Small-subunit ribosomal RNA, 5' domain from an uncultured bacterium, 522 nucleotides, folded computationally.

Context: one part of a larger RNA
RNA sequence: GAUGAACGCUGGCGGCGUGCUUAACACAUGCAAGUCGAACGGAGUUUAUACGGAAGGAGUCUUCGGACACCGGAAGUAUAAACUUAGUGGCGGACGGGUGAGUAACGCGUGGGUAACCUGCCUUAUACAAGGGGAUAACAGAGGGAAACUUCCGCUAAUACCGUAUAAAAAUAUUUCACGCAUGUGAGAUAUUUGAAAGAUUUAUCAGUAUGAGAUGGACCCGCGUCUGAUUAGGUAGUUGGUGAGGUAGAGGCUCACCAAGCCGACGAUCGGUAGCCGAUCUGAGAGGAUGACCGGCCACAUUGGGACUGAGACACGGCCCUUACUCCUACGGGAGGCAGCAGUGGGGAAUAUUGGACAAUGGACCAAAAGUCUGAUCCAGCAAUUCUGUGUGCACGAUGACGUUUUUCGGAAUGUAAAGUGCUUUCAGUUGGGAAGAAAAAAAUGACGGUACCAACAGAAGAAGUGACGGCUAAAUACGUGCCAGCAGCCGCGGUAAUACGUAUGUCACAAGCGUUAUCC
Numbered sequence: 001g002a003u004g005a006a007c008g009c010u011g012g013c014g015g016c017g018u019g020c021u022u023a024a025c026a027c028a029u030g031c032a033a034g035u036c037g038a039a040c041g042g043a044g045u046u047u048a049u050a051c052g053g054a055a056g057g058a059g060u061c062u063u064c065g066g067a068c069a070c071c072g073g074a075a076g077u078a079u080a081a082a083c084u085u086a087g088u089g090g091c092g093g094a095c096g097g098g099u100g101a102g103u104a105a106c107g108c109g110u111g112g113g114u115a116a117c118c119u120g121c122c123u124u125a126u127a128c129a130a131g132g133g134g135a136u137a138a139c140a141g142a143g144g145g146a147a148a149c150u151u152c153c154g155c156u157a158a159u160a161c162c163g164u165a166u167a168a169a170a171a172u173a174u175u176u177c178a179c180g181c182a183u184g185u186g187a188g189a190u191a192u193u194u195g196a197a198a199g200a201u202u203u204a205u206c207a208g209u210a211u212g213a214g215a216u217g218g219a220c221c222c223g224c225g226u227c228u229g230a231u232u233a234g235g236u237a238g239u240u241g242g243u244g245a246g247g248u249a250g251a252g253g254c255u256c257a258c259c260a261a262g263c264c265g266a267c268g269a270u271c272g273g274u275a276g277c278c279g280a281u282c283u284g285a286g287a288g289g290a291u292g293a294c295c296g297g298c299c300a301c302a303u304u305g306g307g308a309c310u311g312a313g314a315c316a317c318g319g320c321c322c323u324u325a326c327u328c329c330u331a332c333g334g335g336a337g338g339c340a341g342c343a344g345u346g347g348g349g350a351a352u353a354u355u356g357g358a359c360a361a362u363g364g365a366c367c368a369a370a371a372g373u374c375u376g377a378u379c380c381a382g383c384a385a386u387u388c389u390g391u392g393u394g395c396a397c398g399a400u401g402a403c404g405u406u407u408u409u410c411g412g413a414a415u416g417u418a419a420a421g422u423g424c425u426u427u428c429a430g431u432u433g434g435g436a437a438g439a440a441a442a443a444a445a446u447g448a449c450g451g452u453a454c455c456a457a458c459a460g461a462a463g464a465a466g467u468g469a470c471g472g473c474u475a476a477a478u479a480c481g482u483g484c485c486a487g488c489a490g491c492c493g494c495g496g497u498a499a500u501a502c503g504u505a506u507g508u509c510a511c512a513a514g515c516g517u518u519a520u521c522c
Base pairs, nucleotide, nucleotide: 001521002520003519005518006517007516008515009514012391013390014389015388017386018384019383020348025346026345027344029343030342031341034091035090036089039088040087042085043084044083045082046081047080048079049078050077051076056071057070059068060067061066098301099300100299107226108225109224110223111222112221113220114219117218118217122214123213124212125211126210127209128208130164132162133161139154141152142151143150144149169194170193171192172191173190174189175188176187177186178185179184199206200205227273228272229271234264235263236262239261240260241259242258243257244256245255246254276298277297278296279295280291281290282289283288305322306321307320326337327336328335329334354381356380357379358378362377363375364374365373366372394424395423396422397421404415405414406413407412428463430458431457432456433455434454438449466511467510468509469508470507471492472491473490477506478505479504480503481502487494488493
């Protein structure tokens, strides 16, 4: 000098930041990923129209059983419109958010390579969208189960699924040309095989299929760099290489069969310990040293371990299956769960916050445009002197140098213009009134923050100073008490009766809404 700090004493206000460094310990509760009815068939609600005609009312006739016509309009049925939505279907749940356990590694950083690769949505270009089929959920019926859930049977739709046609493209075989960086790459011809599509609609459009190019994102490989221990010296059998095959988007012992016996190592292999890496941060004149909180990039992980499915993308935090430990429900047969998301709880700890508001802005998902829905991302507010920073706690005059206090050689000296008193000002806080920008899109409407910032007025010095030190280092001393006791102390050291070093008082010095101590780094 610095800190994600803590502790002690103290504490006026504002602004920008920051806030579990320990138990990757366990978690009650709520929320954090949905959306589309302009893909689809249903179901439901409301309204309108048409059909319908119940209850009720009063009337006529009556053989008292009833009959007839009128008013009335319920249930129900059909059509249309609007809305809601469990299910099928599409897109998104691989982003955003968290954590640093593991990892000494092509993990990261930096520079290259891929003639060995993939890429949904987006942009652009070309071509196309022909003609068919069979199911299934929902639903209805019948069951099982305490529940979670599930079985059977029957019906139905699609932008769901499956053939056919055609096209592009790919593969194989034959072949031509051009080029290169070894394998080869690019363009073309012939034959064979495989081989696309979907509609919606308010008629503006949007969506679909194939291929090329781009953009973006990813994958793999290589050079160099990347802590410590030799009281770790040998390590290695898919091990090192080859041939062939499988697998992959793709090169590769990645995997397998066979063959060979290699490969790494004092330039430190292997083993052990520790650790996420970097941009950066702190310090330092620099070189270096230390650190890796916040913010940004990359990586890894999601109770433990393993596995695949779906998908353009995962071996997937709020998906699935098995497993481990734990917790919960149970009718004991069986089930459910995963806060290292935001709050919050217990625990651990010297120590770290609200079970808050809003989608107004920015961004994201769905989404013809829009509207809209979701968004603990985000924007805000709350708490904490936790850091940095700004500002205030008044200003001027005021001597008989008042009272008090301390001290004294008793004369005095100090506190000290300090107070009182007189005059003035009103920052901040307070009260009252006004009151934003942030809001864009043709207009209108739209602000959580927030009646906040800011402006004006009002009143009154009014509401606002402490902490540590005073032997030397080191700025600042006297008195009393104590008497090697009580105690102090960073080092030297102080204290045993005159202690400037302990305790108190007065004074002084330093910094100041802080001051001091402790811890750690330079």
Source information: RNAcentral holds the full RNA, with entries from ENA and SILVA.